[in-house]
The prediction has a mean pLDDT of 81. The part of an RNA shown here (small-subunit ribosomal RNA, 5' domain) has 473 nucleotides and comes from Alphaproteobacteria bacterium UBA998.
Context: one part of a larger RNA
RNA sequence: GAGCGAACGCUGGCGGCAUGCUUAACACAUGCAAGUCGUGCGCCCUGCGAGGGGAGCGGCGGACGGGUGAGUAACGCGUAGGAACAUGUCCUGGGGUGGGGGAUAACGCUGGGAAACUGGCGCUAAUACCGCAUAUGGGCUGAGGCUCAAAGCCGUGAGGCGCCUUGGGAGUGGCCUGCGUCCGAUUAGGUUGUUGGUGGGGUAAUGGCCUACCAAGCCUUCGAUCGGUAGCUGGUCUGAGAGGACGAUCAGCCACACUGGGACUGAGACACGGCCCAGACUCCUACGGGAGGCAGCAGUGGGGAAUAUUGGACAAUGGGCGAAAGCCUGAUCCAGCAAUGCCGCGUGAGUGAUGAAGGCCUUAGGGUUGUAAAGCUCUUUUACCCGGGAUGAUAAUGACCGUACCGGGAGAAUAAGCCCCGGCUAACUCCGUGCCAGCAGCCGCGGUAAUACGGAGGGGGCUAGCGUUGUUC
Numbered sequence: 001g002a003g004c005g006a007a008c009g010c011u012g013g014c015g016g017c018a019u020g021c022u023u024a025a026c027a028c029a030u031g032c033a034a035g036u037c038g039u040g041c042g043c044c045c046u047g048c049g050a051g052g053g054g055a056g057c058g059g060c061g062g063a064c065g066g067g068u069g070a071g072u073a074a075c076g077c078g079u080a081g082g083a084a085c086a087u088g089u090c091c092u093g094g095g096g097u098g099g100g101g102g103a104u105a106a107c108g109c110u111g112g113g114a115a116a117c118u119g120g121c122g123c124u125a126a127u128a129c130c131g132c133a134u135a136u137g138g139g140c141u142g143a144g145g146c147u148c149a150a151a152g153c154c155g156u157g158a159g160g161c162g163c164c165u166u167g168g169g170a171g172u173g174g175c176c177u178g179c180g181u182c183c184g185a186u187u188a189g190g191u192u193g194u195u196g197g198u199g200g201g202g203u204a205a206u207g208g209c210c211u212a213c214c215a216a217g218c219c220u221u222c223g224a225u226c227g228g229u230a231g232c233u234g235g236u237c238u239g240a241g242a243g244g245a246c247g248a249u250c251a252g253c254c255a256c257a258c259u260g261g262g263a264c265u266g267a268g269a270c271a272c273g274g275c276c277c278a279g280a281c282u283c284c285u286a287c288g289g290g291a292g293g294c295a296g297c298a299g300u301g302g303g304g305a306a307u308a309u310u311g312g313a314c315a316a317u318g319g320g321c322g323a324a325a326g327c328c329u330g331a332u333c334c335a336g337c338a339a340u341g342c343c344g345c346g347u348g349a350g351u352g353a354u355g356a357a358g359g360c361c362u363u364a365g366g367g368u369u370g371u372a373a374a375g376c377u378c379u380u381u382u383a384c385c386c387g388g389g390a391u392g393a394u395a396a397u398g399a400c401c402g403u404a405c406c407g408g409g410a411g412a413a414u415a416a417g418c419c420c421c422g423g424c425u426a427a428c429u430c431c432g433u434g435c436c437a438g439c440a441g442c443c444g445c446g447g448u449a450a451u452a453c454g455g456a457g458g459g460g461g462c463u464a465g466c467g468u469u470g471u472u473c
Stems, first nucleotide, its partner, number of pairs: 001473004006469005013345006019338002021303001026301003030298003035060003040057002043054004067256003076181007086172002090169008098132001100130002107122006137148004152161003182228003189219003194216008231253004235246004258279005281292004309335001311334003317331001318329004348378004358369004384409005392400001417462005422443003428457005438445002
């Protein structure tokens, strides 16, 4: 000098665009953040129908989106390649969709329990479940063969939406390999499923991934192992560059979801707002037993130098469900708060000498503040009042919002501070103080004439900011 997610002190007019718990991955009151489908199914209420509502069975989605950075020095990330694989939805091609069956919620009756919830008996449907048939095709094969499906609904109809099987593609996911990836040797040896082989198991699949047996290997001073620290990257800051430091916001990947462990379902999870077990904590209880998880958005306590509203809307973009209408969406878009940052604008312009008054200094003549003020003549950005009024979205639909913007009106009116003035370093005098009080980044000032302390006048610098502290280059 430059930078900052900054903080603190003094000060503070407006707008645009950004940014805003860096600390306790501490604990959380309350509300909301994931539902949807009645054109799959049976049922209840409304006298029936139409229509609507409700829970249930069933389908799809709750593996996305959103948060955080604890852990991790690792195939985690970055980069470049490879093969032994899986894939709901989407795009696209081939084939099929025949004929049967038995249940079970809801419901009715009746129990248990304070509650959470739960038992018995009876009834019923399906795009829920199970056989049979068929097999273009797929799987297995000893090549003879064996084996594997399905669901209907809407529509007068044409047709539409589905269902089963199979090939290709997009996309996604998984695995393996090479290289790179902080510090410490005051960490030198580490390893027994360890290194390799065979058989078996397991997986979508390769593989000590697991297991039985066999061999005794494997890594390492080109730093193994151990310890410490840390999410990685695109990038950001600085610097002429080389480099150094960092990894907030935005984007990609990873990991985590009260702590530890586990699987279930599913195309996909070992699942933030699912389940089970254990633990700590909190809450309810009739003491028998139950309920909970903000590192989602707001918000509270606590910690801290320090970081915002318990706001509006689904109008746009996108996501889930649905044939659609539509519903849901604290994703998102907006608004609110904060000079936290960057950028822009304003706080007036011209004229005005008796160089007014006052202040300060003075050699007492004057000098300076100073064209500064007053006065006169103008202007109206901003702020204020009135009116009009978009774009974003159009066939219709606007939270923002009567917003941006435009026109008119009145009136200099609503708007300047902070730091410094010994040298470095730009800017000097007086008074007070008297090694005191104090200053200070370094050198150093202060003990009676202090341009260095405190005040005043004057001056210098920056300006809605200015200084201080911290930190990086």